Description:
The part of an RNA shown here (large-subunit ribosomal RNA, domain II) has 688 nucleotides and comes from a Candidatus Brocadiia bacterium. It matches the Rfam family "Bacterial large subunit ribosomal RNA".
Context: one part of a larger RNA
RNA sequence: GCCAGUGAGUUGCCCUGUGUCGCCAAGGUUAAGUGCCUCAGGCACGGAGCCGUAGGGAAACCGAGUCAUAAAUGGGCGAAAGUGGCAUGGGACAAACGCGAAGCCGAGUGAGCUACGCAUGGCCAGGAUGAAGCGACCGUAACAGGUUGUGGAGGUCCGAACGGCACAGUGAUGAAAAACUGUCCGAUGAGCUGUGUGUAGGAGUAAAAGGCUAAUCAAACUCGGGAAUAUCUCGUUCUCUUCGAAAUAGCUUUCGGGCUAGCCUCGUGUCAAUAGAUUGCGGAGGUAGAGCACUGAAUCGAUUCGGGGGUCCACCAGACUACCCAUUCGAAUCAAACUCCGAAUGCCGCAAUCCGUAUCACGGGAGUCAGACUAUGGAGGAAAACCUCCGUGGUCGAAAGGGUAACAACCCAGACCGCCAGCUAAGGUCCCUAAAGUGCACUAAGUAUAUCAAAGGAAGUGAAGAAGCAGAGACAGCCAGGAUGUUGGCUUAGAAGGAGCCAUCAUUUAAAAAGUGGGUAACACCUUACUGGCCGAGCUUCUUUGCGCCUAAAAUUAACGGGAUUUAAGUGUACUACCGAAGCUGCGGAGCCUCGACCAUACGGUCAGGUUGGUAGAAGAGCGCUGUAUGCAGGGCUGAAGGUGUACCGUAAGGAGCACUGGACCGCAUACAGGUGAGAAUGCUGGC
Numbered sequence: 001g002c003c004a005g006u007g008a009g010u011u012g013c014c015c016u017g018u019g020u021c022g023c024c025a026a027g028g029u030u031a032a033g034u035g036c037c038u039c040a041g042g043c044a045c046g047g048a049g050c051c052g053u054a055g056g057g058a059a060a061c062c063g064a065g066u067c068a069u070a071a072a073u074g075g076g077c078g079a080a081a082g083u084g085g086c087a088u089g090g091g092a093c094a095a096a097c098g099c100g101a102a103g104c105c106g107a108g109u110g111a112g113c114u115a116c117g118c119a120u121g122g123c124c125a126g127g128a129u130g131a132a133g134c135g136a137c138c139g140u141a142a143c144a145g146g147u148u149g150u151g152g153a154g155g156u157c158c159g160a161a162c163g164g165c166a167c168a169g170u171g172a173u174g175a176a177a178a179a180c181u182g183u184c185c186g187a188u189g190a191g192c193u194g195u196g197u198g199u200a201g202g203a204g205u206a207a208a209a210g211g212c213u214a215a216u217c218a219a220a221c222u223c224g225g226g227a228a229u230a231u232c233u234c235g236u237u238c239u240c241u242u243c244g245a246a247a248u249a250g251c252u253u254u255c256g257g258g259c260u261a262g263c264c265u266c267g268u269g270u271c272a273a274u275a276g277a278u279u280g281c282g283g284a285g286g287u288a289g290a291g292c293a294c295u296g297a298a299u300c301g302a303u304u305c306g307g308g309g310g311u312c313c314a315c316c317a318g319a320c321u322a323c324c325c326a327u328u329c330g331a332a333u334c335a336a337a338c339u340c341c342g343a344a345u346g347c348c349g350c351a352a353u354c355c356g357u358a359u360c361a362c363g364g365g366a367g368u369c370a371g372a373c374u375a376u377g378g379a380g381g382a383a384a385a386c387c388u389c390c391g392u393g394g395u396c397g398a399a400a401g402g403g404u405a406a407c408a409a410c411c412c413a414g415a416c417c418g419c420c421a422g423c424u425a426a427g428g429u430c431c432c433u434a435a436a437g438u439g440c441a442c443u444a445a446g447u448a449u450a451u452c453a454a455a456g457g458a459a460g461u462g463a464a465g466a467a468g469c470a471g472a473g474a475c476a477g478c479c480a481g482g483a484u485g486u487u488g489g490c491u492u493a494g495a496a497g498g499a500g501c502c503a504u505c506a507u508u509u510a511a512a513a514a515g516u517g518g519g520u521a522a523c524a525c526c527u528u529a530c531u532g533g534c535c536g537a538g539c540u541u542c543u544u545u546g547c548g549c550c551u552a553a554a555a556u557u558a559a560c561g562g563g564a565u566u567u568a569a570g571u572g573u574a575c576u577a578c579c580g581a582a583g584c585u586g587c588g589g590a591g592c593c594u595c596g597a598c599c600a601u602a603c604g605g606u607c608a609g610g611u612u613g614g615u616a617g618a619a620g621a622g623c624g625c626u627g628u629a630u631g632c633a634g635g636g637c638u639g640a641a642g643g644u645g646u647a648c649c650g651u652a653a654g655g656a657g658c659a660c661u662g663g664a665c666c667g668c669a670u671a672c673a674g675g676u677g678a679g680a681a682u683g684c685u686g687g688c
Base pairs, nucleotide, nucleotide: 001688002687003686004685005684006683011094012093014091015090016089017088018087019086020085021084022083024082027051028050029049033045034044035043036042037041055062056061065077066076067075097235098234100232104225105224106223107222108221109220115199116198117197118196119195120194121193122192123191124189126158127157128156129154133150134149135148136147137146138145162186163185164184166183167182168181169180170179201217203213204212205211238622239621240620241619242618243617248261249260250259251258252257262368263367264365265364266363267362268361269360274358276354277353278352279351280350281349282348283347289341290339291338295335296334297333299331300330301329302328306324307323308321309320311319312318371396372395373394374393375392376391377390378389379388380387401412402411403410416589417588418587419586421585422584423583427579428578429577430563431562432561436576437575438574439573440572441571442570448565449564456550457549460547461546462545463544464543465542466541467540468539469538477534478533479532480531481530483507484506485505488502489501490500513528517526518525590612591611592610593609594608596607597606598605599604623677625674626673627672628671629670630669631668632667634666635665642661643660644659645658646657648655649654
């Protein structure tokens, strides 16, 4: 891991609903106990007690009424059948659907492991060093001291046994639940070790690491309290049918839990009211917008109170101002906590129409209290977030199908079952891939074909428009001219069109600046404006707009889904077809609901209409297993159960028939009882 078996809402008592029953009912019922019998039981007796039959009031008390009150037309509470059993929903108490803690407490068992103590024994090859003391000699006044010998001290040295374990490698489903190999440390000591013995669970022991106390230690182990408790996790076993949520509010030592309400379901009642939709009419309101009349913010100008400044001024008074500025005026603005104004929606009321119980009341049972994205109105954040928090709608949640390449929350659309029938939606129609063409334009960038872009830039190109010039010849190009007073004056070393300042006249002309740019030290030189000629038909500038271009850099080739596509298979616009879903239709079938029609009226049947996605959850109807009772003059060695196979029946759980196997029990109907259904619980046991 698989297979088989096993494995979870039970039982007692009480309360409260629902259903049903009683030759019960204004009554119902017995409990303990007793008697009898065919004695795990049954039948009688037993009326104590309990519930009901009257309530109201604190009570006295009154009573279908009563209470409050001095007193009620009124108000509160009352005045309608119960009770016992059985079944079943829910609740309380009990282990209370199953498995699961870490822990707490009690009584015991442990020091044959290990820690420490005590008692008594044992062990430490060999080698090295050479303390004190002592002897001899030297030495001293005597000591001291020196040399040498002897001696044999030490938590001394090297190093086996023995003990340890510092480092590395191996080992890691090991050879081993702590080892192996190599290196290493101690090795006469606070040494190692045998035997005996002592100390223990909030206790021991500890050269102290929370270490050790039998592979267990921040409180051992065994049994017991005990099925501790678990607002937590996991699991919880057959089928079909009807309806179908919530992720909110309030409170909560509360926020991953509860309680009440909300939303779901079932029953009862009301049976024409209510709810809902649309339209009409009547209302309340201060949002969007707008505005500046208030409150504030804020720009410019005017006006000028006041202030500043400086001039005139002895003082006073006054005049002046590119200064600041109240007020007022003009212009132009801003506001969630501004409003002279002011919608649309929504909300409330009335009426009509539609709809047809959707509403409401009471009662039984729930689940839900982590929501998500999207559109939109707002708040927070950064006019960030697959961000956070509210309001309103949608979808997912609990929704499959089609589209979007793929993709809960987007678009279309809500799957009862069947069909090798039809029509459509979104979206599509060159090939992958079902289905396409036409008209008129645009794009040349593979722009684009769902999927990002700015400021800025450009004789890309289409459309619309404006102002000019042009056969009296425009625009561009080419040929030619482009002069004189004069080197204008000033300045300057120089200044001659051309460093700079001033002026910018006049002449000759077809035209030619007191000079457009380059250039020179200054001149020179080149060039432009301007003019003529050649040429011969459009040209120049600007505005708005469509589609393109550049701007445009990210890590494997890499965001058209791919191929690929250019008067399109791109873009815009107009039109006509087609494809396309579990939508709609057609045909057949099933369930549910219905004041409908018909037939039957006991249930019901046929037709018609409506309806049948579904998690948590509520409600209903069934299938199967084991056993008990009764029935079937049931089946069975002429072959039961079980097993294997199978093309049959039923909407399903399931059920037959037949064949083989098997070799002795079994079924059907009705009713009852439950140890009654497995794929999951890192379930349990076994097998492989």
The coordinates come from a structure-prediction model, not an experiment, and the mean pLDDT is 85.